[in-house]
RNA sequence: GAGGCAGGCUGGAACAUCGCUGUUUUGAAAGAUUCAGAGGAAAGUCCGGGCUCCGCAGAGUAUGGCGCCGGGUAACUCCCGGGCGUUUUAGGACGACAGAGAGUGCCACAGAAAAUAUACCGCCCCUAGGGGUAAGGGUGAAAUGGUGGUGUAAGAGACCACCGCUCCUCUGGCAACAGAGGAGGCAUGGUAAACCUCGCCAGGAGCAAAACCAAGCAGUAAUUGGGUGACUCGCCCAGAUUUACGGGUAGGUUGCUAGAGUGGCUUUAAUCAUCCACCCAGAUAGAUGAUGUUCCACGACAGAACCCGGCUUAUAGGCCUGCCUCUUUA
RNA sequence: GGCGCCGUACCCAAGUGGUAAGGGAGAGGUCUGCAAAACCUUUAUACAUCGGUUCGAUUCCGAUCGGCGCCU
Numbered sequence: 001g002a003g004g005c006a007g008g009c010u011g012g013a014a015c016a017u018c019g020c021u022g023u024u025u026u027g028a029a030a031g032a033u034u035c036a037g038a039g040g041a042a043a044g045u046c047c048g049g050g051c052u053c054c055g056c057a058g059a060g061u062a063u064g065g066c067g068c069c070g071g072g073u074a075a076c077u078c079c080c081g082g083g084c085g086u087u088u089u090a091g092g093a094c095g096a097c098a099g100a101g102a103g104u105g106c107c108a109c110a111g112a113a114a115a116u117a118u119a120c121c122g123c124c125c126c127u128a129g130g131g132g133u134a135a136g137g138g139u140g141a142a143a144u145g146g147u148g149g150u151g152u153a154a155g156a157g158a159c160c161a162c163c164g165c166u167c168c169u170c171u172g173g174c175a176a177c178a179g180a181g182g183a184g185g186c187a188u189g190g191u192a193a194a195c196c197u198c199g200c201c202a203g204g205a206g207c208a209a210a211a212c213c214a215a216g217c218a219g220u221a222a223u224u225g226g227g228u229g230a231c232u233c234g235c236c237c238a239g240a241u242u243u244a245c246g247g248g249u250a251g252g253u254u255g256c257u258a259g260a261g262u263g264g265c266u267u268u269a270a271u272c273a274u275c276c277a278c279c280c281a282g283a284u285a286g287a288u289g290a291u292g293u294u295c296c297a298c299g300a301c302a303g304a305a306c307c308c309g310g311c312u313u314a315u316a317g318g319c320c321u322g323c324c325u326c327u328u329u330a
Numbered sequence: 331g332g333c334g335c336c337g338u339a340c341c342c343a344a345g346u347g348g349u350a351a352g353g354g355a356g357a358g359g360u361c362u363g364c365a366a367a368a369c370c371u372u373u374a375u376a377c378a379u380c381g382g383u384u385c386g387a388u389u390c391c392g393a394u395c396g397g398c399g400c401c402u
Stems, first nucleotide, its partner, number of pairs: 001326010012295007020037003025032002039301001043312002046310005051206004056234001058233004063202005068082005083097001084095004098197002103195002105191003120137002122133005145163006165184008210254004219245004224238004261278004266273001331401007340354003348385001356372005378394005
């Protein structure tokens, strides 16, 4: 200098005038005045909760979700570390990562044969034909473990060595797992994002939840019915408190922002914790716009509606740190 | 706010793992004096897009984009 990768920050700024929303002080009111005013994703609504309500938030079935080991967290399918596997020259990246001897299903075409699996060509022996074989060839994604030898009529774990597989023991580790040694039969293909089995988790509804004040009334019919997902059992309540049709009224306050809060130093693998500082939108037909000057990266994706922790998706440009490879120079 | 379904040719539309039916439209041909009807042939699906599982995906799984509907 070039290329690749991981992490973090920012995502327009300052001043002036008028305008918009909330708030402080003042005023009978009109007004004046103080302070503040959209995001890293506010998006998607994919997960988890806080919070509120429901007399069953009891038991079971069904249904749904998760799935290597350990730690974190209010909790999670999230985060961190480790293991194993795939990939990359490397640094890194990715993994829906339990079980195929509990059972069922599927593996087209090709091929002789695709798991209650074989003998097409070939090789050997007797020879019309028959017997042996699964080493070689062919088909296929996959064909009775692989390589090298002994042996044989020709072969074959038939036997031997090494690897691979199963079981046992020891060592290291909390563990997943790794290493070493011994024994064994040489062995039972793949697929569970197929049904399924195993282990763990799950009451429901949702701020249009709910609480309070105000206003306003007209009932009729039906069935034994209701109790916040379905079914069963149990428990409880009731003759309207259910269902259908019909009439009337409908405005306001709280919830609504002091929090699992934010920022900074230290610490951690990630969190937690100690210390210091700060209060930062609460609309409800839904608030931040216009003009001028200067700087600049010449402006991307894009607007809160109860709140928070993550994931995913979109993103012009600017800045910082670390790691790997190649080339050149000293 | 909560929930469900869909995307296949120019149009409609079938297809629940082995290489994509059928009907209409277009073009050509047979028949006809010319047409209609009928018959035959043919075109065009990157199965919404991307990624993954599998030997193999329209189909199974996930993400993104677009559309429709239900409750309140």